[in-house]
């Protein structure tokens, strides 16, 4: 010279698929738990995951190759384009760096 820390607090973002059948099976953190409504559905809340160190999630995409009963998964696309943050705290100075001795 120098603040990119954690716990925590508050706030925010997101998805809910596939197969056989009305009850099960598969993957997954999560595959719709509760309430309400004008009920092919929608809204709020909950659970779970994620919040820039951002593949949580979205777009391309009804994408391409492998694999699977299918989704999932693996690889590619992909150094692609998007994507939701503040407080807190050390400043009597951390990490680190520079100069002098």
């Nucleotide at each position: 010279g120098g603040a990119u820390c954690a716990a925590g607090c508050g706030g925010g973002g997101g998805g809910a698929g596939c197969c056989c059948c009305u009850g099960g099976g598969c993957u997954g953190a999560g595959a719709g738990g509760u309430u309400c409504c004008g009920c092919u559905g929608g809204a709020a809340c909950g659970a779970c995951c994620c919040c820039u160190c951002g593949a949580a999630c979205c777009u391309g995409a009804u994408c391409c190759g492998g694999c699977u009963a299918a989704u999932a998964c693996c690889g590619g696309c992909g150094a692609a384009g998007g994507g939701a943050c503040g407080c807190g705290c050390u400043a009597u100075g951390a990490a680190c760096g520079a100069u002098a001795u």

This is a predicted structure of a 101-nucleotide RNA (TPP riboswitch aptamer (THI element)) from an uncultured Alphaproteobacteria bacterium.
Of the family's consensus pairs, 100% are formed in the model.
Rfam family: TPP riboswitch aptamer (THI element). Rfam links the family to the GO term thiamine pyrophosphate binding. From the family's description: Vitamin B(1) in its active form thiamin pyrophosphate (TPP) is an essential coenzyme that is synthesised by coupling of pyrimidine and thiazole moieties in bacteria. The previously detected thiamin-regulatory element, thi box was extended, resulting in a new, highly conserved RNA secondary structure, the THI element, which is widely distributed in eubacteria and also occurs in some archaea. Analysis of operon structures identified a large number of new candidate thiamin-regulated genes, mostly transporters, in various prokaryotic organisms. The THI element is a riboswitch that directly binds to TPP to regulate gene expression through a variety of mechanisms in archaea, bacteria and eukaryotes. through a variety of mechanisms in archaea, bacteria and eukaryotes.